Overview
c-di-GMP-I riboswitch aptamer from a Nitrospirota bacterium, 75 nucleotides, folded computationally.

[in-house]
RNA sequence: ACCUCAUAAGGGUAAAGUACGGAAAACCGUAUGACACAAAGCCACCUUUCCGAUCUGGAAAGAGGGGUUGCUGAG
Numbered sequence: 001a002c003c004u005c006a007u008a009a010g011g012g013u014a015a016a017g018u019a020c021g022g023a024a025a026a027c028c029g030u031a032u033g034a035c036a037c038a039a040a041g042c043c044a045c046c047u048u049u050c051c052g053a054u055c056u057g058g059a060a061a062g063a064g065g066g067g068u069u070g071c072u073g074a075g
Stems, first nucleotide, its partner, number of pairs: 003075004012037002017032006035062001041068003045065003048060004052055001
């Protein structure tokens, strides 16, 4: 350096619910919360699902694949 594996420790993310705000909606943001996560970091390229005001439209990366970057430990 690369590959594989893992969650004991350090560190990280944060489902449902609730409050407030935004959107036509899917859904999003902030706070709270703590179900889970070894990429639950990022990217709508493919599949998929969802929304509508049907378009050169929008949403979901915590649905699968792919791309890309990356922490700790063990082998």
Model confidence (mean pLDDT): 80 of 100. NCBI's taxonomy places the organism under Bacteria, Pseudomonadati, Nitrospirota.